[in-house]
RNA sequence: CCAUCGAAAAGGCAAACCCCGGGUAACCGGGCGACGCAAAGCUACCUGUCCCGCCCAGGCGGGAUCGAGGGGCCGUCGAA
Numbered sequence: 001c002c003a004u005c006g007a008a009a010a011g012g013c014a015a016a017c018c019c020c021g022g023g024u025a026a027c028c029g030g031g032c033g034a035c036g037c038a039a040a041g042c043u044a045c046c047u048g049u050c051c052c053g054c055c056c057a058g059g060c061g062g063g064a065u066c067g068a069g070g071g072g073c074c075g076u077c078g079a080a
Base pairs, nucleotide, nucleotide: 005078006077012037013036018031019030020029021028022027035067041073042072043071045070046069047068048065049064050063051062052061053060054059
């Protein structure tokens, strides 16, 4: 220095509910608030799920979700 791993320490993030705003919607942003999180940092590439439209069905197109899984990128600390 790197990988694995996740004790300790310093910190970090912020679920649901509620309020305000945006959106047809899924959902998103801000505030409050903490359920939890060693990547609950980023990424829509694959899958899943959700929304909208088309379609007799099958399916197709657009959108959303990373706190659903995988992949990719970056990253704090250093015990066993």
Description:
c-di-GMP-I riboswitch aptamer from a Nitrospirota bacterium, 80 nucleotides, folded computationally. The sequence was found by an Rfam model in a public genome assembly. The prediction has a mean pLDDT of 87. Rfam family: c-di-GMP-I riboswitch aptamer. From the family's description: GEMM was predicted in a large-scale screen for bacterial structured RNA regulatory elements.